[in-house]
């Protein structure tokens, strides 16, 4: 330099055109002599950027950036 796979909550990820979900972690309360464990709740992601396409984009196109693999 060619090429291919991702990027979505603190973190691991679901979501392949029509409401962004989940487990873990945080916090709050119940249980407990306290802690964990377990129960229940609350908060937290305008989807990496920038731009088309559509009524409608996290999803589809095109550029960028960045990680990884793979080739030269």
């Nucleotide at each position: 330099c060619c090429c291919g796979u991702c990027g979505u909550a603190g973190u691991u990820u679901a979501g392949u055109g029509g409401u962004a979900g989940a487990a873990c972690g945080a916090c709050c309360g119940g249980c407990u002599g306290u802690a964990g464990a377990c129960c229940g709740g609350u908060a937290g992601a305008u989807c990496c950027c920038c731009a088309g396409u559509u009524c409608a984009a996290a999803u589809c196109u095109g550029g960028g950036c960045g990680a990884c693999g793979g080739g030269a």
The RNA shown here (transfer RNA) has 72 nucleotides and comes from an archaeon. The RNAcentral record of the sequence draws on ENA. Model confidence (mean pLDDT): 83 of 100. Its Rfam family is "tRNA". Rfam links the family to the GO term triplet codon-amino acid adaptor activity. Rfam's curators write: Transfer RNA (tRNA) molecules are approximately 80 nucleotides in length. By type it is a transfer RNA.